[in-house]
């Protein structure tokens, strides 16, 4: 050092849920709040899942509805990146 992940140790981080706040919405951000995490750290490079402002159909009721990410999720997964600790 590299794979590995211990009823090891130090720390980390922080679901729902609830107050505020941005957003059309999916959801994001601060506060409190812990279900869990060995990368539950970064990062939208594949995929997948969500939203549909907006743009398109359809309709003339000027509604519904349908289709479609450029938004969105890194706590869906998988790649690329950094990184504690050292038992088996």
């Nucleotide at each position: 050092u590299g794979c590995c992940g211990a009823u090891a140790a130090u720390a980390g981080c922080a679901a729902a849920c609830u107050c505020g706040u941005c957003g059309a919405a999916a959801g994001g951000c601060g506060g409190g709040g812990a279900c869990g995490c060995a990368a539950a750290g970064c990062u939208c490079u594949g995929g997948g899942u969500c939203u549909a402002a907006g743009g398109g159909a359809c309709a003339u009721a000027u509604a519904a509805u349908c289709c479609u990410a450029u938004a969105a999720u890194u706590g869906c997964c998988a790649g690329g990146u950094u990184u504690c600790c050292g038992a088996a």